[in-house]
A computed fold for a 350-nucleotide part of an RNA from a metagenome, annotated as small-subunit ribosomal RNA, central domain. The full RNA is in RNAcentral, with records from SILVA. Rfam family: Bacterial small subunit ribosomal RNA. Its mean pLDDT, the model's own confidence on a scale to 100, is 89.

Context: one part of a larger RNA
RNA sequence: UUGGGCGUAAAGGGCGCGCAGGCGGUUUUCUCAGUCAGAUGUGAAAUCCCGGGGCUUAACCCCGGAAGUGCAUUUGAUACUGGAAGGCUUGAGUAUGGGAGAGGGAAGCGGAAUUCCUGGUGUAGCGGUGAAAUGCGUAGAUAUCAGGAGGAACACCGGCGGCGAAGGCGGCUUCCUGGACCAAUACUGACGCUGAGGCGCGAAGGCGCGGGGAGCAAACAGGAUUAGAUACCCUGGUAGUCCGCGCAGUAAACGGUGACCACUGGGUGUGGCGGGUAUUUACCCCUGCCGUGCCGAAGCUAACGCAUUAAGAGGUCCGCCUGGGGAGUACGAUCGCAAGAUUAAAACUC
Numbered sequence: 001u002u003g004g005g006c007g008u009a010a011a012g013g014g015c016g017c018g019c020a021g022g023c024g025g026u027u028u029u030c031u032c033a034g035u036c037a038g039a040u041g042u043g044a045a046a047u048c049c050c051g052g053g054g055c056u057u058a059a060c061c062c063c064g065g066a067a068g069u070g071c072a073u074u075u076g077a078u079a080c081u082g083g084a085a086g087g088c089u090u091g092a093g094u095a096u097g098g099g100a101g102a103g104g105g106a107a108g109c110g111g112a113a114u115u116c117c118u119g120g121u122g123u124a125g126c127g128g129u130g131a132a133a134u135g136c137g138u139a140g141a142u143a144u145c146a147g148g149a150g151g152a153a154c155a156c157c158g159g160c161g162g163c164g165a166a167g168g169c170g171g172c173u174u175c176c177u178g179g180a181c182c183a184a185u186a187c188u189g190a191c192g193c194u195g196a197g198g199c200g201c202g203a204a205g206g207c208g209c210g211g212g213g214a215g216c217a218a219a220c221a222g223g224a225u226u227a228g229a230u231a232c233c234c235u236g237g238u239a240g241u242c243c244g245c246g247c248a249g250u251a252a253a254c255g256g257u258g259a260c261c262a263c264u265g266g267g268u269g270u271g272g273c274g275g276g277u278a279u280u281u282a283c284c285c286c287u288g289c290c291g292u293g294c295c296g297a298a299g300c301u302a303a304c305g306c307a308u309u310a311a312g313a314g315g316u317c318c319g320c321c322u323g324g325g326g327a328g329u330a331c332g333a334u335c336g337c338a339a340g341a342u343u344a345a346a347a348c349u350c
Stems, first nucleotide, its partner, number of pairs: 003322004007304002012318001014201004021194003025088007033081002035077008049065006091191001092188004096183003103177007110154001115149007125136002162169002206247006215241002220236004258317004263312001266295011299306002323350003332343004
């Protein structure tokens, strides 16, 4: 637990789908549950408030009234909310026609480069650094040419460019497949928004089983550096990085900015689709919608800054915060093979 907040001060859930719940366009009729009005009953007394009275006064006490914001019954009102029935098309969706895209999954293919192997040429160095050394090399290395093997990643194009809900996605081709956008009509007729739980997805690293292993490289070894050097630099190098299946479920999972809706000056790039105009059209120019950047008005902000992609001005729903440390810890619980994850305190202390 009211209130005030959540870009950077504490605070937006990593992201989606969605049951319950909350909220919900326009119109007609009915209903009258909510709502509003009247009446009746009840709402003990004392107390509180108002008027009056009794103790010399007051406190105190007595009498009367009011109040008791409520509940029940009943009679009405019908604008709004709800309920019932019917209608509408602007919200939402479907159909048609288009073009864009590293969106996802599977299979196949390609070239450059590194490494290794075989063979040729060739001879004493190569490599590496601030300088060196470890290391490699006369059992012929480095360099160079030809052939072969294998794994991983795709230079240029490439772009504050595109796609995706987020994580993320980049060679080429084929197959399967999701979403968005634009145009013009037709159709359905509120079918919508959000979403506690729940379910699913979720980088890197990690784990299990089986494969694979070129390069890189935690750990590890050696060489240097140094007072030391369990580092930075160098030579090596195993997990891992890759593939299949399963688990894990975290992140500065960031725009540090939840989702959706309508509203509020402009300027200038860029991506997609369309309209107009113009030498009938490559472009330019004007313009509509969707996305993505920059600069800025009003407004907002503690400032920085944000500014039609809002952090402006409103609405609906969810999540979260409430001084620092202790602590995202202990305990308990759930999940996990484990690592651990999620949920989540207190004493004490400043």